[in-house]
The part of an RNA shown here (large-subunit ribosomal RNA, domain IV) has 354 nucleotides and comes from Candidatus Wolfebacteria bacterium CG_4_10_14_0_2_um_filter_39_18. Its mean pLDDT, the model's own confidence on a scale to 100, is 81. Rfam family: Bacterial large subunit ribosomal RNA. Clan: LSU clan. Its family is annotated with ribosome and structural constituent of ribosome in the Gene Ontology. The RNAcentral record of the full RNA draws on SILVA. The source organism's lineage runs through Bacteria, Bacteria candidate phyla and Candidatus Wolfeibacteriota.
Context: one part of a larger RNA
RNA sequence: ACCUCGUUAAGGAACUCGGCAAAAAAGCGUCCGUAAGUUCGCGAUAUGGGCUCCCCAUUAGAUAAUUUAUCUAACGGGAUGCAACGAACGAUCCCCUAGCGACUGUUUAUCAAAAACACAGGUCCCUGCUUAACUCGUAAGAGAAUGUAUAGGGGCUGAGGCCUGACCAGUGCUGGAACGUCAACAGCGGCGGUUCAAGCGCAUAAUUCGUAUGUGUUUGAGCUAACCGCUCGAAGCGCCAGUGAACGUCCGCCGUAACUAUAACGGUGUUAAAGUAGCGUAGUCCCUUGCCAGGUAAGUUCUGGCCCGCAUGAAAGGCUUAACGACUAGGGGACUGUCUCAACGAGGAGCCCG
Numbered sequence: 001a002c003c004u005c006g007u008u009a010a011g012g013a014a015c016u017c018g019g020c021a022a023a024a025a026a027g028c029g030u031c032c033g034u035a036a037g038u039u040c041g042c043g044a045u046a047u048g049g050g051c052u053c054c055c056c057a058u059u060a061g062a063u064a065a066u067u068u069a070u071c072u073a074a075c076g077g078g079a080u081g082c083a084a085c086g087a088a089c090g091a092u093c094c095c096c097u098a099g100c101g102a103c104u105g106u107u108u109a110u111c112a113a114a115a116a117c118a119c120a121g122g123u124c125c126c127u128g129c130u131u132a133a134c135u136c137g138u139a140a141g142a143g144a145a146u147g148u149a150u151a152g153g154g155g156c157u158g159a160g161g162c163c164u165g166a167c168c169a170g171u172g173c174u175g176g177a178a179c180g181u182c183a184a185c186a187g188c189g190g191c192g193g194u195u196c197a198a199g200c201g202c203a204u205a206a207u208u209c210g211u212a213u214g215u216g217u218u219u220g221a222g223c224u225a226a227c228c229g230c231u232c233g234a235a236g237c238g239c240c241a242g243u244g245a246a247c248g249u250c251c252g253c254c255g256u257a258a259c260u261a262u263a264a265c266g267g268u269g270u271u272a273a274a275g276u277a278g279c280g281u282a283g284u285c286c287c288u289u290g291c292c293a294g295g296u297a298a299g300u301u302c303u304g305g306c307c308c309g310c311a312u313g314a315a316a317g318g319c320u321u322a323a324c325g326a327c328u329a330g331g332g333g334a335c336u337g338u339c340u341c342a343a344c345g346a347g348g349a350g351c352c353c354g
Stems, first nucleotide, its partner, number of pairs: 002348007010340002014338001019335001029051004037042001039159001054078003058074007080084001093333007100325002105117002121157007134143003160320004165250003170247002172243005179238003186231005192224014251269005278312001279309001290306005
């Protein structure tokens, strides 16, 4: 020097990312008393203050009862000490402001407990059951459900309050069936092939011719794999509508008022429509420590305003909200070895010697 504890002058967060850790306060007893806010339930043990042991006496009540005894409560007097829940066990620090999430709950067993997940509530879609939709299984079958639309499944949002704007052009979904397009199958035909028959020609054989065989060609009939054409041909697609708590998307430029500045106003172009209410330097703002105000002696954080929102915005919900939170940010009181600035003590471990 290290580990676990204890004490500390003066100061009291000056430490530090941050009061991390430590210290302090405090009785779920009893008597008073208790703010803002509020969903009237809470907030609340808010905050804050008094009492507490023992002895004596009085009053009232309860129980059993004749006095009396026991217990409870109130009031008065007295004694001791620094201190009367006096030990042990057990046992809150408090206040103000803001953000997020309504809440209790759940989660990364073993670095994250949260603002993440869930939630009640809201809304949309699917499902009418002789196999529901959906999920598992190759199938039989099973779950859903011994349920039946006040039921079951799926998506999004996430208590409550006030609300939830514009766009259906693109994509998706739903509906429509007139027209266009369109597969296999089926039907008809063709090209080519092959068999037979007939006609015409050539070669060969024996030959006087006729005839026979082979071969070429034309016509007709039968069969015909692939290929080609036509006819028929459903859904789909094209097409026409609807639909945003479906996926999504919600503009520029120029000018204008009697100081200046600004622009209620005007013009013009594009678009499916041109971001409404609300909120806003935000957990979203690059510039940025924006500007003003508050708090501090001094404040890149914080709070209240402002708004030219790089790049807010309405169920990927917007704004607000009592209660709640081992959440996050700022401030204050109390308290302290966190610090100025370190010291001493106890036990341990370590090192050396035996």